This is a predicted structure of a 344-nucleotide part of an RNA (small-subunit ribosomal RNA, central domain) from Rubia fruticosa.
[in-house]
Context: one part of a larger RNA
RNA sequence: CUAGGCGUAAAGGGUACGUAGGCGGUGAAUUGGGUUGAAAGUGAAAGUUGCCAAAAACUGGUGGUAUGCUCUCGAAAACAAUUCACUUGAGUGAGACAGAGGAGAGUGGAAUUUUGUGAGGAGGGGUGAAAUCCAAAGAUCCAUGAAGGAAUGCUAAAAGCAAAGGCAGCUCUCUGGGUCCCUACCGAUGCUAGGAUGCGAAAGCAUGGGGAGCGAACAGGAUUAGAUACCCUGGUAGUCCAUGCCGUAAACAAUGAGUGUUUGCCCUUGGUCUAUGCGGAUCAGGGGCCCAGCUAAUGCAUGAAACACUCUGCCUGGGGAGUACGUUCACAAGACCAAAACUU
Numbered sequence: 001c002u003a004g005g006c007g008u009a010a011a012g013g014g015u016a017c018g019u020a021g022g023c024g025g026u027g028a029a030u031u032g033g034g035u036u037g038a039a040a041g042u043g044a045a046a047g048u049u050g051c052c053a054a055a056a057a058c059u060g061g062u063g064g065u066a067u068g069c070u071c072u073c074g075a076a077a078a079c080a081a082u083u084c085a086c087u088u089g090a091g092u093g094a095g096a097c098a099g100a101g102g103a104g105a106g107u108g109g110a111a112u113u114u115u116g117u118g119a120g121g122a123g124g125g126g127u128g129a130a131a132u133c134c135a136a137a138g139a140u141c142c143a144u145g146a147a148g149g150a151a152u153g154c155u156a157a158a159a160g161c162a163a164a165g166g167c168a169g170c171u172c173u174c175u176g177g178g179u180c181c182c183u184a185c186c187g188a189u190g191c192u193a194g195g196a197u198g199c200g201a202a203a204g205c206a207u208g209g210g211g212a213g214c215g216a217a218c219a220g221g222a223u224u225a226g227a228u229a230c231c232c233u234g235g236u237a238g239u240c241c242a243u244g245c246c247g248u249a250a251a252c253a254a255u256g257a258g259u260g261u262u263u264g265c266c267c268u269u270g271g272u273c274u275a276u277g278c279g280g281a282u283c284a285g286g287g288g289c290c291c292a293g294c295u296a297a298u299g300c301a302u303g304a305a306a307c308a309c310u311c312u313g314c315c316u317g318g319g320g321a322g323u324a325c326g327u328u329c330a331c332a333a334g335a336c337c338a339a340a341a342c343u344u
Base pairs, nucleotide, nucleotide: 003316004315005314006313007298008297012312014199015198016197021192022191023190025086026085027084028083029082030081031080032079035075036074037073038072040070041069042068048064049063050062051061052060053059089189091185092184093182095180096179097178101175102174103173104172105171106170107169108152113147114146115145116144117143118142123134124133160167161166204245205244206243207242208241209240213239214238218234219233220232221231256311257310258309259308260307261306264289265288266287267286268285269284270283271282272281273280274279293300294299317344318343319342326337328335329334
């Protein structure tokens, strides 16, 4: 490379947008190059081959072969280009609807902690049991006032929204996307996507704030043969905010995106239509079963891992190794790309 594959055996990029590229609805006309049919011209001679004459051979006459090329007239579908149309793909508009979608600002209550005052008087805390620890300089507990930070109980759900990461007290402002329905407009404007670019949990980094609780590191107390741990008492970074960086995760549904076709049942979210009586019909989601089919099995099964098509990423025994070297990127930590010897 071919071929076969990618839920779990090696293998779907974390995710989107979109450039080049690839692929691409329906009808008609024209043109184009291939395809194909017929006719004409040409395909020199020699050679070769059939027949005839003659014949030892050469030779002479005549016909064929020469699958080709050129030109003319057609034929059917596919492809490409141009032009003209169409509406079912895509989109716009009208009317409704749902939502923790995003950004900013303001604000509420419960609780923890600290603290002021009052009351009170001996323990509290913690554990398997203890101790370190707090407490007569008055702790814990109770009442009342204050401060500050973080997270938002119930509602809450297999629920909802978002491209993914993710998103939850309440109110306001700005703003993105979606669904249903009517068919008014437009008329293929589409799908995918190397490179590029944006977003991207947590941890970490830089600068400046903030710091209640929790809590790597660290210290002490236990446990233990030891205990650099699990348990306990403390506790710094961090967790929070603003701005910038990092660019990775079991970034998982371990399942790329898009389109079409396929037996049924049950629950549920948001619409529409119809019934008002529980229902019925139909779209767009979220779940549970199951027929065919698929699968190595497990299982998947209209949200496919079924049947097909288009584009893209990736895999090719284990280890060495997602390592070395080198380029690029990053403040750094490191990230991306990515071998070989050797071994089995």